[in-house]
C1' cells in the first nucleotide's frame, strides 16, 4: 500500500449482531461513614464516562454508514 479487528470511568469489562423508555452494566481501585483497641475483613453510601476524534442517516445512534487518529493481527 491492501485487508481484518479492536478503541465505553484511573484500570478490565458488558450493552453493539437486531437502535428506542431506566441514572451507560459488572468487577478492581479511589473517597466518606459504621464496625475494630488498631489495620485488614465486612457493611452501607458516593465520586469518577459528553462510549477514540470529526461528519452523515433517522423522529430518536455507544450502537448503522463514511473519513480521520491510534493498537494488534494478516497480505504484499
Nucleotide at each position: 500500500g491492501g485487508g481484518g479487528u479492536c478503541g465505553u470511568g484511573g484500570c478490565c469489562u458488558a450493552g453493539u449482531c437486531c437502535g428506542g423508555u431506566u441514572u451507560a452494566u459488572g468487577g478492581c481501585g479511589u473517597c466518606g461513614c459504621c464496625c475494630u483497641g488498631u489495620c485488614a475483613c465486612g457493611g452501607c453510601g458516593a465520586a469518577g464516562a459528553u462510549c477514540a476524534c470529526g461528519g452523515g442517516u433517522c423522529c430518536a445512534a455507544a450502537u448503522c454508514c463514511c473519513g480521520u487518529c491510534g493498537g494488534c493481527c494478516c497480505c504484499g
Molecule: transfer RNA
Organism: Candidatus Omnitrophota bacterium